[in-house]
Context: one part of a larger RNA
RNA sequence: AGCGUGCGGAGGAUGCCUUGGCACAAGAAGGCGAUGAAGGACGCGGCUACCUGCGAUAAGCUUCGGAUAGGCGGUAACAGCCUUUGACCCGAAGAUUUCCGAAUGGGGCAACCCACGUAGAGUAAUGUCUACGUACUCCGAUCUGAAUCCAUAGGAUCGGCAGAGCAAACUGGGAGAACUGAAACAUCUAAGUAACCCUAGGAAGAGAAAGAAAUUCGAUUUCCUGAGUAGCGGCGAGCGAAAGGGAAACAGCCUAAACCGAGAGAUACAGUAAAGGAUGCGACCGUUGUAUCUCCGGUGUUGCGGGACUUUCUGGUUCUAUCGCAUAUGAACCAAGGAGUAAAAAAUCAAUUUGCCAGCUGAAUUUUCUGGAAAGUUAAGCCACAGAAGGUGAUAGCCCUGUAAGCGAAAGCGAAUUGACUCCUGAAAGUAUCCCAAGUAGUACGGGGUGAGUGAAAUCCUGUACGAAUCUGUGAGAACCAUCUCAUAAGGCUAAAUACUCUCUUGUGACCGAUAGUGAACUAGUACCGUGAGGGAAAGGUGAAAAGAACCCUUAAGAAGGGAGUGAAAUAGUACCUGAAACCGCGCGCUU
Numbered sequence: 001a002g003c004g005u006g007c008g009g010a011g012g013a014u015g016c017c018u019u020g021g022c023a024c025a026a027g028a029a030g031g032c033g034a035u036g037a038a039g040g041a042c043g044c045g046g047c048u049a050c051c052u053g054c055g056a057u058a059a060g061c062u063u064c065g066g067a068u069a070g071g072c073g074g075u076a077a078c079a080g081c082c083u084u085u086g087a088c089c090c091g092a093a094g095a096u097u098u099c100c101g102a103a104u105g106g107g108g109c110a111a112c113c114c115a116c117g118u119a120g121a122g123u124a125a126u127g128u129c130u131a132c133g134u135a136c137u138c139c140g141a142u143c144u145g146a147a148u149c150c151a152u153a154g155g156a157u158c159g160g161c162a163g164a165g166c167a168a169a170c171u172g173g174g175a176g177a178a179c180u181g182a183a184a185c186a187u188c189u190a191a192g193u194a195a196c197c198c199u200a201g202g203a204a205g206a207g208a209a210a211g212a213a214a215u216u217c218g219a220u221u222u223c224c225u226g227a228g229u230a231g232c233g234g235c236g237a238g239c240g241a242a243a244g245g246g247a248a249a250c251a252g253c254c255u256a257a258a259c260c261g262a263g264a265g266a267u268a269c270a271g272u273a274a275a276g277g278a279u280g281c282g283a284c285c286g287u288u289g290u291a292u293c294u295c296c297g298g299u300g301u302u303g304c305g306g307g308a309c310u311u312u313c314u315g316g317u318u319c320u321a322u323c324g325c326a327u328a329u330g331a332a333c334c335a336a337g338g339a340g341u342a343a344a345a346a347a348u349c350a351a352u353u354u355g356c357c358a359g360c361u362g363a364a365u366u367u368u369c370u371g372g373a374a375a376g377u378u379a380a381g382c383c384a385c386a387g388a389a390g391g392u393g394a395u396a397g398c399c400c401u402g403u404a405a406g407c408g409a410a411a412g413c414g415a416a417u418u419g420a421c422u423c424c425u426g427a428a429a430g431u432a433u434c435c436c437a438a439g440u441a442g443u444a445c446g447g448g449g450u451g452a453g454u455g456a457a458a459u460c461c462u463g464u465a466c467g468a469a470u471c472u473g474u475g476a477g478a479a480c481c482a483u484c485u486c487a488u489a490a491g492g493c494u495a496a497a498u499a500c501u502c503u504c505u506u507g508u509g510a511c512c513g514a515u516a517g518u519g520a521a522c523u524a525g526u527a528c529c530g531u532g533a534g535g536g537a538a539a540g541g542u543g544a545a546a547a548g549a550a551c552c553c554u555u556a557a558g559a560a561g562g563g564a565g566u567g568a569a570a571u572a573g574u575a576c577c578u579g580a581a582a583c584c585g586c587g588c589g590c591u592u
Stems, first nucleotide, its partner, number of pairs: 001591009015577001016541002020512002022509007029501002031166002039100003042055003046078001050074002061094006070082003105114003115134007136163002138160007170201001172198003181188001185234001211217001221248005231239002252493003255437001259298003263295007276285002278327006303471001305436004309430005315334005336425005348420009359407003365380002369376001381398002383387001389401003442466007473488005528535002548576001551563004
């Protein structure tokens, strides 16, 4: 020196564990914010670095309810307190809530600086302090008010629980890539995807046929199928429907116009005549009436075309608006019927039932042995609508928490039903006249979109230029034409079935078990890096219980160690469970 073996050091794999994650299911909730949010800064403890909680009333204040003997957070000790007159804790409702932040009195390098007005405190007075108000836009009202006479623009004041900002995904819209694939690449694809912007809701969007089709169906949405079909396509790569069928869920409505008016406003006309004042008669009025336009109210809403309009009929009571009398086809009310706040109008209350937000009751066991410890073992029992699970010094139905099954709310937040309450409501016939959504439909050109890449290319959207008709109308049925059939555009609203999960409650897992599972089981979006946008870790385990090693010795009053002691164990000593390998020693054996 090598090999082997034994004992160690160093190291932190492996095994076991789980406080943390991951993925789902059901239910809830689906927003917060000028009554100042989300998120922060700075503070608050007897002593307090960090986290948590809170806000100058500062690990907290008040009330109501629950629960019961301890409590003063993680967090020990010291000091000192609270508490059966109910503390601490749990739930509900309040109070307080510095400064920044949409940040909103003005400014600003966020958490700072400087103000003004009114009222008050204080001072001899000024400085100072306290409370409230003071941003912008929009809406409403009032007052003012130019060029320019009226007016208008503009301005001022007051009022507004109006907007602004934040938030994970889902929705609708705007605008919109490239890598890639085509084995290159340009049409094409990726893809109307990603990133970006706007916007709303608990869902959004769509939606009651100018449909689809072939003689049928009857709003929309979603799923299965139709179907990788029909098609499109450098007919390459690829892209890719619809009707129909089966399910889920079902719900239908309101305007515009014609016409009417004891309505409101503007303009024009007539001049005591006419017209008109609901109708008839008599009087009277005539600043009213008529015409046009705008607004308001009524009517009306459809495709066997509908409506207006005209005529006829129709429950009850009351009234007559210039005056008197009379009247209904006018007005009001009632009856009957129907509907309703979850669309089609809208507000609230009461009763009953019920859910959420703290909780409560809850069966049944002892022994022998081993052991540090019994839940193991032995013996004999018991409960079970409860043998889910977790904990307890090893493996517990009967020790603890629980489980099955029952019970429970002063306050707060919902839901359902009923009632109050509110709203609505005639029929038939006729077809001369009027209405039935206009820079629209359509056409041409340029684009987009659909499964469809311009093609024979309809239907849909629209940038430019033209530009209809009103039911004997208009559109569609895949160029176009005819016949036939279907539908009624150019206004609007609409629940459910559907999508999603920042979040709450309950539960589950042939999900992970510390290089895994979230980046994060620990002071984690921390430390650290970067001017910044941004990037982004490592790091779990003594023991049943700290019983965490009194005392002695070596030493430098240190570190470390040796005794002693605790403990089942200290080769479990906080560098702490197990403790592999690489690597480093020591003893012994063999070889050289």

Annotation: Model confidence (mean pLDDT): 81 of 100. Large-subunit ribosomal RNA, domain I from a soil metagenome, 592 nucleotides, folded computationally.